[in-house]
This record gives sequence, structure tokens and C1' cells, in this order.
RNA sequence: AUCUUAUCAAGAGAAGCUGAGGGAAAUGGCCCUAUGAAGCUUCAGCAACCUCUGCUCUGCAGAAAGGUGCUAAGUCCUACAAGACAACUGUCUUGGAAGAUAAGAA
Repeated sequence: AUCUUAUCAAGAGAAGCUGAGGGAAAUGGCCCUAUGAAGCUUCAGCAACCUCUGCUCUGCAGAAAGGUGCUAAGUCCUACAAGACAACUGUCUUGGAAGAUAAGAA
């Protein structure tokens, strides 16, 4: 790097170092940021995929030691397709694409 399956409207931040960008990419927006971005470290927390325990076991309930993950905004919104409403370019719904995370496969 590829494939499969599941989930993605919830939840959870402080300190230290550092110093200008960041919100994945591309389009258009919108937003965060010297009252300190990104990154690194420490501690804390959230969640419950793997995990552990129990049971009436295709499941349900509980736990959080361990492996990951996460801790601005719905995956920040959007782009493609279909539909509804509205009426001059907008609102909404559904699906897809892309992406993220987990478990597995080769």
C1' cells in the first nucleotide's frame, strides 16, 4: 500500500517545551489560532472495537487491568446522483464517493 466486515448527530483537556500555522486531499465556504496553530512530552479523561466476567449465550448485562483509538465545530459543511420544497439559485432528505477508527485476511 490492498481487500472484507462493523461503526462514524453521543462523549471526554490540563500542564511543560516550542513558536505559525491548522481544520486529510482536491472545489467552494465557514471556522480555530500570539488570550499561542501544528508537533513532542507528562498527567488526566472519554468510549467500549479487541479484551475480561456473568447469564436464560446468533444475544444481553456488567467491568476497564491490558492492545488500539479519541478528547473545537455532525467525518465542520460542501462537490457526485436521485427526490421533495421553493423560485433564481437556495433549503431539506436519501444514496454514493472519499476519509477516520477497530477487528480480520492476503